[in-house]
This is a predicted complex of two RNAs, RNase P RNA and transfer RNA, with 447 nucleotides together. It holds a member of the Rfam family "Bacterial RNase P class A". Rfam's curators write: Ribonuclease P (RNase P) is a ubiquitous endoribonuclease, found in archaea, bacteria and eukarya as well as chloroplasts and mitochondria. Gene Ontology terms of the family: dimeric ribonuclease P complex, tRNA processing and ribonuclease P activity. The coordinates come from a structure-prediction model, not an experiment, and the mean pLDDT is 78.
């Protein structure tokens, strides 16, 4: 210098004019002060809070899924293991049951697709038929023996070819009519037992076993753990207003919508009538920053400091000027002059912790690979 | 704000792991008719809303985004 990897951060600044919402002061006019984000978003998770038994038992259903830790909790975060990718920094992983508890799925092609299955091509054996070679015999064109080739039928075989996403270990040897874990040696893999290291996932070493066990659980299922339901339009208080009717009901109904039990209440459903108001929940909280301690880290403890959006048809905006930042054109030449363009994504509505997605651009720190120069 | 559902041909829908995704209507062409309609025959028409993953294989199962719709004082 080029190409990358990872993490953290910024998200224009100042001024003027006109506006908007909350609060305070003021009789009013008005004045003062405060006023969005890293995602406020999607609502995908987890909680707080509220009501229904401050939530109880069972079933169903749903979720999570390597190990250890953090946390209020999580599908989040940190660290580690294993697998995969990259030359590397580093990145990715729904990663339990290696699918020998069970049930199931695998189209087409192919001989055969699941506990033992298949034989088209091929290798081999026996038999029959046909052609031929050689040897022997004699009655000279027939018989016998043997070898080889072709076809047919039966049997044995599972290495090769072929099909497929996937075809039941690999290499070498023994063996055989031909072969095959049929047998043997080594290797890979599986199960099991034990030693060592580790809290553990796991790693490693050794023995034994049968010789090969395939894939799919984001198919049912099994195992472990978790989950009661609903949601701030939850819920509480006040004010105003109105008209009742029909049906069902005590072995009943309701307490929201899986069911049974239990618990609480005594009405419930439909039609009709009234209201379209105020206050609260609602802004100091699992909050943020700095310093120090513990810890590899996530995080936690202590001290100090800071902490002002709060609407209810829903505020936080617009214009202008100057200066920034990025890209680029011309002139000029040594750090200039004159122009043009761009300056995102997006916007609180009970609150909080995460994840995911969107985003013009820029800054800093650390690291990797390659090149050049000293 | 909170909760939930849907997306397949121009329209309305089926297909819920198996290859080439179907049906009706519509459109186009033909037969029939003097012409038109109806009827009959044939054709056209699909990134299965976008992207990623699981699987040998995805419209279907999972995740995420986009668009649309419904309910709740």
């Nucleotide at each position: 210098c080029a190409a990358g990897u990872a993490a953290a951060c910024c998200a224009g600044a100042u001024g003027a004019u006109c506006g908007c919402g909350g609060c305070u002061c003021g009789a009013a006019a008005g004045a003062g002060u405060c006023g969005a984000g890293g995602a406020a978003a999607g609502u995908c998770c987890g909680c707080u809070c509220u009501c229904c038994a401050c939530a109880g038992g069972g079933u169903a259903c749903g979720g999570u899924g390597c190990u250890g830790g953090c946390u209020a909790a999580c599908a989040g975060c940190c660290a580690g293991g294993c697998g995969g990718g990259g030359c590397g920094a580093c990145c990715c992983g729904a990663c339990g049951g290696c699918a020998c508890a069970g049930u199931g799925c695998a189209a087409c092609a192919g001989a055969g697709a699941g506990g033992u299955g298949u034989a088209g091509u091929g290798c081999g054996g026996c038999g029959g038929c046909g052609a031929g070679g050689c040897u022997g015999g004699c009655g000279u064109g027939c018989c016998a023996g043997u070898c080889c080739c072709g076809c047919c039928a039966c049997c044995g075989c599972g290495a090769g070819g072929g099909u497929g996403a996937a075809a039941c270990g690999g290499u070498g040897g023994u063996g055989u009519a031909a072969g095959a874990g049929a047998c043997c040696a080594c290797c890979a893999g599986c199960g099991u037992c034990g030693g060592c290291a580790g809290c553990g996932a796991u790693g490693u070493c050794g023995g034994c076993g049968g010789c090969u066990a395939g894939g799919c659980a984001a198919a049912c299922c099994c195992c472990a753990c978790c989950g009661g339901g609903a949601g701030c339009a939850a819920g509480g208080c006040c004010a105003a207003g109105c008209a009742g009717g029909u049906g069902c009901a005590g072995u009943g109904g309701a307490g929201u919508g899986a069911c049974c039990c239990g618990c609480u209440c005594c009405g419930c459903a439909c039609c009709g009538g009234g209201u379209a108001g105020g206050c609260u929940g609602c802004a100091u909280g699992a909050c943020g920053g700095c310093u120090g301690g513990a810890g590899u880290a996530a995080u936690u403890c202590a001290g100090c400091c800071g902490c002002u959006a709060g609407a209810g048809a829903g505020a936080u905006g617009a214009u202008c000027a100057u200066c920034g930042c990025c890209c680029u054109g011309c002139c000029g030449u040594c750090u200039g002059g004159c122009g043009g363009g761009g300056u995102a994504c997006a916007g609180a509505a009970a609150g909080c912790g995460g994840c995911u997605u969107a985003c013009c651009g820029g800054u800093u720190c650390a690291c990797u690979u390659g090149g050049a120069c000293g | 704000g909170c909760g939930c559902c849907c997306a397949u041909a121009g329209c309305u829908c089926a297909g819920u792991g198996g290859a080439u995704a179907g049906a009706g209507c519509a459109u186009u062409g033909g037969u029939c008719u003097u012409c038109g309609g109806a009827a009959c025959c044939a054709a056209c028409g699909g990134u299965c809303g976008g992207g990623g993953g699981u699987u040998c294989g995805a419209a279907u199962c999972c995740c995420u985004c986009u668009g649309g719709g419904c309910g709740c004082a």